[in-house]
The prediction has a mean pLDDT of 83. Predicted 3D model of a 526-nucleotide part of an RNA (small-subunit ribosomal RNA, 5' domain) from a termite gut metagenome. It matches the Rfam family "Bacterial small subunit ribosomal RNA". The RNAcentral record of the full RNA draws on SILVA.

Context: one part of a larger RNA
This record gives sequence, C1' cells and structure tokens, in this order.
RNA sequence: GGAUGAACGCUAGCGGCAGGCUUAAUACAUGCAAGUCGAGGGGCAUCACGAGGUAGCAAUACUUUGGUGGCGACCGGCGCACGGGUGCGUAACGCGUAUGCAACCUACCUGUUAUUGAGGAAUAACUCGAAGAAAUUCGGACUAAUACCUCAUAUUAUUAUUGAGAGGCAUCUCUUGAUGAUGAAAGAUUAAUUGAUAACAGAUGGGCAUGCGUGUCAUUAGAUAGUUGGUGAGGUAACGGCUCACCAAGUCGACGAUGACUAGGGGUUCUGAGAGGAAAGUCCCCCACACUGGUACUGAGACACGGACCAGACUCCUACGGGAGGCAGCAGUAGGGAAUAUUGGGCAAUGGGAGCAAUCCUGACCCAGCCAUGCCGCGUGCAGGAAGACGGCGCUAUGCGUUGUAAACUGCUUUUGUGCAGGGAUAAUUGAUGAUACGUGUAUCAUCUUGCAGGUACUGUACGAAUAAGCAUCGGCUAACUCCGUGCCAGCAGCCGCGGUAAUACGGAGGAUGCAAGCGUUAUCC
Repeated sequence: GGAUGAACGCUAGCGGCAGGCUUAAUACAUGCAAGUCGAGGGGCAUCACGAGGUAGCAAUACUUUGGUGGCGACCGGCGCACGGGUGCGUAACGCGUAUGCAACCUACCUGUUAUUGAGGAAUAACUCGAAGAAAUUCGGACUAAUACCUCAUAUUAUUAUUGAGAGGCAUCUCUUGAUGAUGAAAGAUUAAUUGAUAACAGAUGGGCAUGCGUGUCAUUAGAUAGUUGGUGAGGUAACGGCUCACCAAGUCGACGAUGACUAGGGGUUCUGAGAGGAAAGUCCCCCACACUGGUACUGAGACACGGACCAGACUCCUACGGGAGGCAGCAGUAGGGAAUAUUGGGCAAUGGGAGCAAUCCUGACCCAGCCAUGCCGCGUGCAGGAAGACGGCGCUAUGCGUUGUAAACUGCUUUUGUGCAGGGAUAAUUGAUGAUACGUGUAUCAUCUUGCAGGUACUGUACGAAUAAGCAUCGGCUAACUCCGUGCCAGCAGCCGCGGUAAUACGGAGGAUGCAAGCGUUAUCC
C1' cells in the first nucleotide's frame, strides 16, 4: 500500500447492487417448511344443488336419497432418497484430474415390437363391543379395488445342456441355433385417450476400480493375522477378504509405513511484476452429517434432516400404569460472544411433486423489512458580492495579517425533499373457449383471462436553499504551525522518541492538511 462475512469509537441525507452467527455440530417455546390423485376403490363425516315423500294456501319446516358438484377420514398409486441446512467426522480413491467396467444398476422420460385371458381368498373404512388419564390399542360381523394370490399364454427374458460363427486386451467377449425348465399384466374414462405387462435400445442419474496430484510432526521406526495371496462356497446390481472354511506365509515401510495432531476438497478469492504466499464466507460441483450410538425395513434409489426399531443423555405430559419429542429448514427465543437481521408478503415469474386437466402443495424461489458491513452513484446548492464588517486568533501593534467571498445581501436553480396527478414492462411458448390445417395432439389464428412486489420504479406538476458534514491528523517518516496552559507532573507514542518554565510531539484554542457519509482504531492475510 492492498484486502476482510469484520468488530469498536465519533458521526450520519439518499439510491442501486451485493453481503449479514466466523463463537456453543449449545439447548430450543410457537407457527409454517411435502404433499397430491374422486379419471384406481368402497364410499358420503362436512358444504352446496337437485329429486321424491309428509304437513301447510304458500313461504317454509321435517324427512329419504351418493343423483350431481365436490370432499374429511380409510384402502390404493406416485412423491417423501429432490429441493433447503450445516461442516461434526474424514489426510481418505474424500476431493481434483485423466481413464476403465470384457465386472454393474437406473423409477419417471423417449423410440420399437408384442401382449393385456380365466378365476379366487381376504382386509381397512363403515358398524357393534371392550381396555386406557392420555398416546393409542384389542376383539366380533360385513365389503371394494389399478391392493393381494392362483392358473393359462409369452418372446429378443432368466437358467441347464449343447452346436456354430465373429472378435479381442490375459482371465475371455459378442452374435446366433436346437432342446428342456421357470416367470407377466389392470383397469379407468366425459370415449378422444390413458394406464398396465414382457423385452430391446436410447437418454439421464448413479455404483465400483485404476494412474497422477492433494497438511504438520521422526522429540512417532517399525506396522500388519482377514493381515497378503490361493482354492472353494456364500453374498452383492456388480468385481473384490465383502464374508466364511481350508491352504500357503506373505504384505507395507527412511522415495517415511504405523502413530499423534490439525483439516471437509475443488472451481476459485486476496495479495504479488512474476515465481510464490495466505485463505476456502456468499455462488457452482463433489463429499459427509442430521440430539448421541447402532440397526435394518420399504423402495428404482435410503441404511433415510421434518420415516421405523433398540439403547443413552436431555426436555415435556401423567390419573405414576405409561407416553411425547429432536430448528446444522424459514422466521424466532435463550445462552455463548467483540459481533451478525423480520416469529414479513406471494406462488405473479422460474423450478419441483401429484394430477387428464382445472388445480393443490412448495419458508425452493421471487419479493419486501432491518443493518454504512462493503462497492458504486448522487446530494448537502450555483453565480455575483469588500464596508475585506463584527467576533475569534496571531503579530515587530494607535495598526497589520488570517479566518475570508467566508458570512450577510442580490439573482438563479430544484438532483434530493414535501404535496398532488398519472403510471407501464417484468406475462409468455400461461390458462380457458372457439375456429382452421394436418392427423389423433401438435401447429397457427381469434376472443377472454392471469401481477406479490405496488400505486413501487418512472413521468409530469406546485413550492422552496428550503431537509442534509463529519472524522482524523499537523516533530521526522508524512500533506499540514502558531499562541496559551502544564513543568519528567498530567499525559503522548506505529518506530525514532516528546514532557524536568520559551513543548510546532502532552491538554485547549485559532489556523491548516487529508479523506468524506464516512473517518479513525483494533484484529487477521499478502
């Protein structure tokens, strides 16, 4: 000199953009953060409508009805493994980079081919009953499905035996033929469509493996028994000591094994002429974790943040028998700390889940709020104006200098400000309806419709200098000097140093200098 997720002190007008618990991965009140589908099903608790019946002249009242819209709970499907948070652990194939899988999986999506036959038994809900303070649980009867099961059919599926061909990078790989065995499916509908099943291919996403790179300490020198390899078996989506039985005795290490400490990694960021050094917050990619420890289930995918079970610590309820819970999601609270914000709005946009769609959900996200934390921009007026006033301060002093065109005053302007009026874009390839063309859901056209922010940005108009400057420094480094007070005292200080009676260094004043809505100080990095 540059920088920062900064803090502290003094001060403070505005706007835009960004950033905002670095500490206790400490503990958490409350609300919200993942649901959706009635075009799968039995249905009808609630709402609205309709229809029927009874009474009544009628209004209306009562009652029956799932008939329609729709819909709580229940069964079922998909999602809940994403998105969001944090950096505990990890020095590791964790990450980065380059490859490989002839050793693998992949729901939804896309393409192609073929299929979707016949039956069966239950079980929630509803209802009845019981136990319990509650959480909730148990029993009896009845019932449905795209839930579950059986049989049939079925390939390019899997598997056993066997034949042939092609290829290669060792073990081998691919294609193809024959015979046998095994294995499917679901329907719904407004009739247009959509769903389901088997198989192949694609795409996407993942899993595994390998080369190289990726802290400190030798005041850690030896480490290792599933350890290293083999055979076989089991297991996995898949290779593999991944696991197991047996056999062998290997494997790693001064080119630093093992151990201890520290630490998420990268893109990048800061600095530097560069080489380097330091760092890893916001954003993107990967990894890991979800009160602590362990475990599996379901599933295409989890060993699962807002799922389950067990144990532990902690908190809460209790009728003392037993139960409920997990903010490192968004806000918010306490605590810790030098220190870090609203218990806000909206799904309008983008994205995601479900759904035929309308639509619903979405603290992702988009916005708004707070904070000078940073960067950038703007303003606090402009021009004229010498009696060079007053006052202050200094002086070689009847005066001079400086403050100083500074002020007053005159004229002008109005960014900002206050009031008033107007006010889009962000929204289209959205959605609905209709028409046309093709063909069977696309394209085009027409009409209507959709804005949280927000009456914001912005524009115009009225008024008026009106509302808006501070902080540090002035001995040298280093831009900027005099007076008074003090008298090695009080104090200053980054270094050198200053102060003991003339202090440009302390404190005050006047003036000056540097920055400026900031200025200084401290901390940390180069």